[in-house]
Predicted 3D model of a 101-nucleotide RNA (SAM riboswitch aptamer (S box leader)) from Tigheibacillus jepli.
């Protein structure tokens, strides 16, 4: 990069430093000079792999490699299903983990 599986309505923010963007795109809406993004520093959330426990299945922890801390993945999209409608639902499309190439 691809491809395969799994999960995404819970959960967890302060300081520095920067100075104008940010929320994947598209389109709403939205945050954000009462300070966007980047980066730096201490803290949190969770618990997918390792690693420990256990004949197994399974537990528990948070050492270890990731992630992740504004709105549900902030809502909607291609397709399509179900309802009289509202509106649901499945999937795309993304994300993160683990394995494969």
């Nucleotide at each position: 990069u691809u491809c395969u599986u799994a999960u995404c309505c819970a959960g967890a923010g302060a300081g520095g430093u920067g100075g104008a963007g940010g929320g994947a795109c598209u389109g709403g809406c939205c945050c954000u000079u009462u300070g966007a993004a980047g980066c730096c520093u201490c803290g949190g959330c969770a618990a997918c792999a390792g690693a420990c426990c256990u004949g197994a299945u399974g537990g528990g922890u948070a050492c270890u490699g990731u992630g992740c801390c504004a709105a549900u993945u902030c809502c909607a999209g291609a397709a399509g299903c179900u309802a009289a409608g509202a509106a649901g639902c499945u999937g795309a499309a993304g994300a993160u983990a683990a394995g494969a190439a």